Transfer RNA from a Phycisphaerales bacterium, 77 nucleotides, folded computationally.
[in-house]
């Protein structure tokens, strides 16, 4: 340099294959419980879906470019 795959909450992952308001577990915070803590139970906060643009009535999902990560191939020495 070329090709392929991936990028969603602090972390790990969903989102029925384009459908209306993006969810879950863990973690964090608050409460209950407990002599205290852990465990358990209840609740809350947390998102520019990597960035920009496009298609569409409608995009996390499709298209283009860029960025980052991984894998493979190639070039130079």
């Nucleotide at each position: 340099g070329c090709g392929c795959g991936c990028g969603u909450a602090g972390c790990u992952c969903a989102a029925u294959u384009g459908g209306a308001u993006a969810g879950a577990g863990c973690a964090u915070c608050g409460g209950c419980c407990u002599u205290c803590g852990a465990a358990g139970c209840c609740g809350a906060g947390g998102g520019u879906u990597a960035a920009a643009g496009g298609u569409u009535c409608g995009a996390g999902u499709c298209c283009u470019u860029u960025c980052g990560c991984g894998c493979g191939c190639g070039c130079c020495a």
Rfam family: tRNA. Rfam classes the family as a transfer RNA.